[in-house]
RNA sequence: CGAUUGAAAGGGCAAACCCGUGCGAAAGCCGGGGGCGCAAAGUCACGGAUCUAAGGGAGGAUCCUAGGAUGGCCGGACUGCCAAG
Numbered sequence: 001c002g003a004u005u006g007a008a009a010g011g012g013c014a015a016a017c018c019c020g021u022g023c024g025a026a027a028g029c030c031g032g033g034g035g036c037g038c039a040a041a042g043u044c045a046c047g048g049a050u051c052u053a054a055g056g057g058a059g060g061a062u063c064c065u066a067g068g069a070u071g072g073c074c075g076g077a078c079u080g081c082c083a084a085g
Base pairs, nucleotide, nucleotide: 004085005083006082012038013037017033018032019031020030022029023028036072042078043077044076046075047074048073049070050069051068055065056064057063058062
């Protein structure tokens, strides 16, 4: 220096939930609080899966549909702190 692995240390992120004259049709996102957890819970919507359905379609109740969303659903790609073994 590199690979693997993740014991330790320094730290990091941040679930549910609450608040917001916030954004959005919604799913959800953003900010603050809060910690369930996470060795990539850092970044990316390429593939799968799931969620929503404004708009569009069918229609009788309703159903279908992603250009929307989820990276803390999985796969994959890129990058990364420290170091016992």
Molecule: c-di-GMP-I riboswitch aptamer
Organism: Candidatus Acetothermia bacterium